This is a predicted structure of a 355-nucleotide RNA (Bacterial RNase P class A) from an Actinomycetes bacterium. Its mean pLDDT, the model's own confidence on a scale to 100, is 79. Rfam family: Bacterial RNase P class A. It is annotated as a ribozyme. It was read from a public genome assembly, where an Rfam model found it.

Order: sequence, then structure tokens, then C1' cells
RNA sequence: CGAGUCGGCCGGGUGGCCGCGGCCGGUGGCACGUGAGCGUUGCCGGUCGAGGAAGGUCGGGGCUCCAUAGGGCAGGGUGCUGGCUAACGGCCAGUCGGGGUGACCCGCAGGAAAGCGCAACAGAGAGCAGACCGCCGAUGGCCCGGGGAACCCGGGAUCAGGCAAGGGUGAAACGGUGCGGUAAGAGCGCACCAGCGGCCGGGGCAACCCGGUCGGCUCGGCAAGCCCCACCCGGAGCAAGGCCAAGUGUGGGACGGGCGGCCCGUCCGAUGUCCCCAGGUAGGCCGCGUAGAUGGAUGGCCACCGUCCGGGUUCGUCCCGGAUACAGAACCCCGCCUAUAGGUCGACUCGCCGC
Repeated sequence: CGAGUCGGCCGGGUGGCCGCGGCCGGUGGCACGUGAGCGUUGCCGGUCGAGGAAGGUCGGGGCUCCAUAGGGCAGGGUGCUGGCUAACGGCCAGUCGGGGUGACCCGCAGGAAAGCGCAACAGAGAGCAGACCGCCGAUGGCCCGGGGAACCCGGGAUCAGGCAAGGGUGAAACGGUGCGGUAAGAGCGCACCAGCGGCCGGGGCAACCCGGUCGGCUCGGCAAGCCCCACCCGGAGCAAGGCCAAGUGUGGGACGGGCGGCCCGUCCGAUGUCCCCAGGUAGGCCGCGUAGAUGGAUGGCCACCGUCCGGGUUCGUCCCGGAUACAGAACCCCGCCUAUAGGUCGACUCGCCGC
């Protein structure tokens, strides 16, 4: 200098004019009320008024109401290990696996000797494997030749049969290389390597790692199939929910009237009283926060400056032009995910060049 990796931060400033909402103080208008007051609408002053994601509403919690003895089944969720947290599917650190030259990144990462199940196409053969091409044909026949008394010797690849090395198919074909061995071959035997399992030693809280030794033990895969194991899980949500509460509305009581000699009971009351009580509708308030509503505020314009980009340049931190994002609280909080013009800081990696 170039290319990259990871983590953090900022994401406009000042002034003027116009405007919006909450609260406090002062002061008017209007409506209602006998009144105390109450509602609404102005003016003046003061003060406060969005974000890193306020977003998606994905996970968890607070709060509220409903449900709820305890346990189990069903259903759902989570799933390597340790820790953090109120909790989480979040975060931190690590392990294992995969990717990258590397910094580093990614992982729906428990169990396949509990059981059931699945594997398209291709291929001879795919879950107790298999033989198309191929190799052999030791053994028993067959054919040919030779010698001959039974029979023996040599040849053929012809039948039975043997093999799984090589070819070929596939995502996957029952370890790899070499030597021995054989008719040809094969863990058939051996050496080394790889894997699996048992045992032992060491390190780590653990996941797991390192080493030794034994066993020829030698394919396995899928649990984003059923399933098994461990742990967790009641439902709905601020339109939750709570309080007050009009009416010539509803229900009840008292008084009144009918039935009746009286009590109880029952019926009637639009045309009696309007005395008392209750639930609750309209409506209001709380829930609600040092932003905070339910017609939902937090804005607009101008000037100057800042930042970045492009161009110009008489090189002066000068001139011209352009850009300045994503987005906007509605009960609150912790996370995750997604969007975001542009800038900035730190750590690290790789390549090239110079000293």
C1' cells in the first nucleotide's frame, strides 16, 4: 500500500419564524349549576416532550383476571458441557464436527447393541448382501493326444463347481497398503495404518482429550421417520382489570290497594308516594410511568455550520454542485431478529514493496 476478519461507538449542531401535546402558575370568554363548583375554549410565563432499532410481535418475565388438592396419561417445547440470569429458544466460556492459507466463521450437536421402520434411480447385488463382465477350474466329470494290465501323464476352458482381486453401478457395496499364501482368491496369515469395542493410566468440574494394552472384532446411514431418555410448560391478555355511576330504564324493600276477621302468603299499581336499597348500561376516572394520547403530540420552513461524495483550483482546511439514511413510542421490562445514507475507534490476519 492492497485485500480481509472481529468487536465497539456516533448517526447531525446553532439561531430565527410558524405550529403541536402534557404538567405548573397567572388571567379572560362561553355553557351548566341557587351556590360551592364544574366543563370547554383563548392569552401570558415556566418546564418537559422518541429510538438504536421506538419496527417484527419471535422467546421470556412483571402486572391483571379466570382456572387450579396431589400424582399420572395425553399434548407441546427444549436438547454437547459448565456458568450467568427473575426467566428464555438469550448471553459468556469451552468441547466436538464442518469450512477458510489465515484472522475467524458456521452447526435443528442427546440416544441407532430398547423396539418398529426407511433407502428413489442406477446396479448382478442395498440390510440375514451379491456374481453382470471377469479370474480359476485345485476337486469330480467330458473331449483330444501319448503310454498302457489296473491306471498314469500332458493338453482344452467344455460341464459341475470355486473366488470376490480387477472392471462396472451407486449418496452408500462388509476396511487401506504391502508381503506371504493359493488353482484363482479372500484378515486366510503377518507387518504397518485407520476404525470399533473391552481394560488400564494420566489431564479436565464436565463435554471431552492424551497415552498404553488386548481382541481380526471390521461396513454402516437416517431419530428435519415413529420412538426412547432428561428437563420445562394452566389459559387469556391494558379492548387485561378495578372504582364511581345518569335516566321517565331494570330488580327488590317500605308505605298504599284487592283477596281477608287477623298473621303469613299472593296479586295489582301507566293512570299512588318517589322514602330506601341493589346490580349494572351510557358516561367518567384509575390502571399510566419526570414523553405519554385514544381526533392519537413530539412537526414544518429559512439561514449558517458540520460530515461525506464528485468536479474545479490562482493551492488558500478556497470555490461550485450533490447527498445527509432506516424509521417514529401506546402497560412496562430483558433478549432475539430485521431495516439503516454516512462516519469513526480498537484488536487481529493474509499478500506485496521499502528500510